Annotation: The prediction has a mean pLDDT of 81. A computed fold for a 75-nucleotide RNA from a Bacilli bacterium, annotated as transfer RNA. Its Rfam family is "tRNA". By type it is a transfer RNA. NCBI's taxonomy places the organism under Bacteria, Bacillati, Bacillota, Bacilli.

[in-house]
RNA sequence: AGGGCUAUAGCCAAGCGGUAAGGCAACUGACUCUGAAUCAGUUAAUCGGGGGUUCGAAUCCCUCUAGCCCUGCCA
Numbered sequence: 001a002g003g004g005c006u007a008u009a010g011c012c013a014a015g016c017g018g019u020a021a022g023g024c025a026a027c028u029g030a031c032u033c034u035g036a037a038u039c040a041g042u043u044a045a046u047c048g049g050g051g052g053u054u055c056g057a058a059u060c061c062c063u064c065u066a067g068c069c070c071u072g073c074c075a
Base pairs, nucleotide, nucleotide: 001071002070003069004068005067006066007065010024011023012022018055026042027041028040029039030038048064049063050062051061052060
């Protein structure tokens, strides 16, 4: 320098144009002498930043940032 992949809640992770699943964790309650386990319930993400297309974008397009991988160059 060229190319590819990834970025969604504290963590993992689904989604593939029609207003964001699930699990773990956390919190509340039940149970228990207490705790764990189990059961029931609750809260939290406008999706890495910016711009564009569209009636509508996590999703399509452009650009930037960060991480990983491949190739090349220099040493």